The part of an RNA shown here (small-subunit ribosomal RNA, 5' domain) has 508 nucleotides and comes from an uncultured bacterium. The coordinates come from a structure-prediction model, not an experiment, and the mean pLDDT is 84. It matches the Rfam family "Bacterial small subunit ribosomal RNA". Its family is annotated with ribosome and structural constituent of ribosome in the Gene Ontology. The RNAcentral record of the full RNA draws on ENA.
[in-house]
Context: one part of a larger RNA
RNA sequence: GGAUGAACGCUGGCGGCGUGCUUAACACAUGCAAGUCGAACGGAGUUAUUUGAAAGCUUGCUUUUGAAUAACUUAGUGGCGGACGGGUGAGUAACGCGUGGGUGACCUGCCUUAUACUGGGGGAUAACACUUAGAAAUAGGUGCUAAUACCGCAUAAGCGCACAGUUCUGCAUGGAACAGUGUGAAAAACUCCGGUGGUAUAAGAUGGACCCGCGUGACAUUAGCCAGAUGGUGAGGUAACGGCUCACCAUAGCAAUGAUGUCUAGGGGUUUUGAGAGGAAGGCCCCCCACACUGGGACUGAGACACGGCCCAGACUCCUACGGGAGGCAGCAGUGAGGAAUAUUGGACAAUGGGGGAAACCCUGAUGCAGCAACGCCGCGUGAGUGAUGACGGCCUUCGGGUUGUAAAGCUCUGUCUUCAGGGACGAUAAUGACGGUACCUGAGGAGGAAGCCACGGCUAACUACGUGCCAGCAGCCGCGGUAAUACGUAGGAUCCGAGCGUUAUCC
Numbered sequence: 001g002g003a004u005g006a007a008c009g010c011u012g013g014c015g016g017c018g019u020g021c022u023u024a025a026c027a028c029a030u031g032c033a034a035g036u037c038g039a040a041c042g043g044a045g046u047u048a049u050u051u052g053a054a055a056g057c058u059u060g061c062u063u064u065u066g067a068a069u070a071a072c073u074u075a076g077u078g079g080c081g082g083a084c085g086g087g088u089g090a091g092u093a094a095c096g097c098g099u100g101g102g103u104g105a106c107c108u109g110c111c112u113u114a115u116a117c118u119g120g121g122g123g124a125u126a127a128c129a130c131u132u133a134g135a136a137a138u139a140g141g142u143g144c145u146a147a148u149a150c151c152g153c154a155u156a157a158g159c160g161c162a163c164a165g166u167u168c169u170g171c172a173u174g175g176a177a178c179a180g181u182g183u184g185a186a187a188a189a190c191u192c193c194g195g196u197g198g199u200a201u202a203a204g205a206u207g208g209a210c211c212c213g214c215g216u217g218a219c220a221u222u223a224g225c226c227a228g229a230u231g232g233u234g235a236g237g238u239a240a241c242g243g244c245u246c247a248c249c250a251u252a253g254c255a256a257u258g259a260u261g262u263c264u265a266g267g268g269g270u271u272u273u274g275a276g277a278g279g280a281a282g283g284c285c286c287c288c289c290a291c292a293c294u295g296g297g298a299c300u301g302a303g304a305c306a307c308g309g310c311c312c313a314g315a316c317u318c319c320u321a322c323g324g325g326a327g328g329c330a331g332c333a334g335u336g337a338g339g340a341a342u343a344u345u346g347g348a349c350a351a352u353g354g355g356g357g358a359a360a361c362c363c364u365g366a367u368g369c370a371g372c373a374a375c376g377c378c379g380c381g382u383g384a385g386u387g388a389u390g391a392c393g394g395c396c397u398u399c400g401g402g403u404u405g406u407a408a409a410g411c412u413c414u415g416u417c418u419u420c421a422g423g424g425a426c427g428a429u430a431a432u433g434a435c436g437g438u439a440c441c442u443g444a445g446g447a448g449g450a451a452g453c454c455a456c457g458g459c460u461a462a463c464u465a466c467g468u469g470c471c472a473g474c475a476g477c478c479g480c481g482g483u484a485a486u487a488c489g490u491a492g493g494a495u496c497c498g499a500g501c502g503u504u505a506u507c508c
Stems, first nucleotide, its partner, number of pairs: 001508004006504005013380006019373002021338001026336003030333003035080003040077002043074015087291003096216008106208002111204008119153001121151002128143006159184005165178005189196002217263003224254002229251008266288004270281004293314005316327004344370001346369001348367001352366001353364004383413004393404004417449001418445006427435001452497001456493001457478003463492005473480002
């Protein structure tokens, strides 16, 4: 000198774009953050219309009750989605990440393409009714009922498995095609009649899984480490290879080219500094990974060993009728605590995107916006011209004057920002705008409302007076102060930067 997610002191006009718990992965009140589908299903409810019955009687109206149709709502069964999106960086020195490859060892819901199907049955169960236990959370019993819920059967173009073949071919285990025998496994309907679905197989796309080469901290004041450990055979398991697991057998394997141990740390794109080489950092944004009170486990599912799912254990908090229960902000706000320090318990789904739905639409603290903060970067303003009796005042003075200083006043203007009034968007192709009566435009008013901060001995741009008297104090280094201090304090003046200026911390 540059830089920062900064903080502190003094000061502070506006706008645009960004950024904002770096500390306690500390604990959390409250609200919201993942639902949706009635075009899968049986109910229940509301309203309307039509209609049957009964009662009342003002004999054509009211009430009660039943049925049908239509519209709407929805607790439950069922489907899809809650594995995305959002947060955090505790752990991890690792195939975690980066880069380049491999899978002849793999999976892939929704989507696209192609082909072939979608036949015929069954038994339950929630809801509901009645009831039992319980303070509650909830649990149980009896009875009834539906389905795109569940289970057999049929069928099998194609597919899986077993057996034994033929042809072609490769990069080792092999791969592809064809045909044979045996054997096994499918499906679901709804409809507003337009469609929307369901099953099987093959391919694609997308997403993932695994393996390998190389790279990726510190310490040797860590030198030996290892028993599923290293390999084999066989089996199990997995989507799949594999000590992944197990039985048996062998005794290997790693290591000064640093094993093992300890400490530290999410990695990268990037950011910053530097002429570069290099050093440092990994906040915002993007990609990957890991985690979700702590530890463990599986279930469901195409996908999880699952932040707002389940089970167990633990710590903590809450409720309790003491028998037992409930909870998890490292989602968005917000609270306490910690800290030098970091914001609103805001509006909207209008846009973009996501989930569900045929759609209308619903949900969305993702997102788009607004609020707060000079926290950063950028831009603008705080007036312009003229004005010498060089006014008054201040300060200095050799008392002549000098300086503040064209500075002020005065005169003539301008209107950026501002204030008021009027109009008023783009973002949205017909409708739909949170932002927002915002941006912007027009008119009017009036210099009115808008400058500080550090420093002035040298480094280093900028000097005098007074006060103080090794005191009070200053200080980044050298150093200054003991009676004329350009170095302390104040004043005047002048310098730098400027809505900022200094200080501190950290990096180069």